[in-house]
RNA sequence: AACGUGCUCCGGGGUCGGUGAAAAUCCGAGCCGGCGGUGACAGUCCGCGACCCAGCGGUGGAUCGGCAGAUCCGCUUCUGGUUGAUGGGGUGGAACUCCCCAACCGACGGUGAAAGUCCGGAUGGGAGGCAGCACGUA
Numbered sequence: 001a002a003c004g005u006g007c008u009c010c011g012g013g014g015u016c017g018g019u020g021a022a023a024a025u026c027c028g029a030g031c032c033g034g035c036g037g038u039g040a041c042a043g044u045c046c047g048c049g050a051c052c053c054a055g056c057g058g059u060g061g062a063u064c065g066g067c068a069g070a071u072c073c074g075c076u077u078c079u080g081g082u083u084g085a086u087g088g089g090g091u092g093g094a095a096c097u098c099c100c101c102a103a104c105c106g107a108c109g110g111u112g113a114a115a116g117u118c119c120g121g122a123u124g125g126g127a128g129g130c131a132g133c134a135c136g137u138a
Stems, first nucleotide, its partner, number of pairs: 002137007009129002015029004031116001032106002034048004043104002052081004057076008086102005108120003
């Protein structure tokens, strides 16, 4: 170095001004971009993840009941589903990925006023990793 197992780690961004009783939520300008793939580097290509929904199962609680059990409220493995957005020009063997120009997108709940950026679920979950550590095998 290789393979296997376990554990750990791993998401960015509200700056200035305007209106207003009130806005980091509106308006103007500015700011941000998870993971794998790809003939060459991707928020907008092909997929994955997060949020949300459904189903089977597991599990905790409350109420009712003599029991059997019933109803309701949570959490959760797995499976399935939903889920945003790009064009033109240039270079090149090759780029919706680079360069130039002009665009566009961003879960749910909360909030004195509508949120990609604030607060919350979340000290959570999580794709994936030639990332780190430990152990094992040759």
Model confidence (mean pLDDT): 82 of 100. FMN riboswitch aptamer (RFN element) from Propioniferax innocua, 138 nucleotides, folded computationally. It matches the Rfam family "FMN riboswitch aptamer (RFN element)". Rfam describes the family as follows. The RFN element is a highly conserved domain that is found frequently in the 5'-untranslated regions of prokaryotic mRNAs that encode for flavin mononucleotide (FMN) biosynthesis and transport proteins. The model forms 94% of the base pairs in the Rfam consensus. The source organism's lineage runs through Bacteria, Bacillati, Actinomycetes, Propionibacteriales and Propioniferax.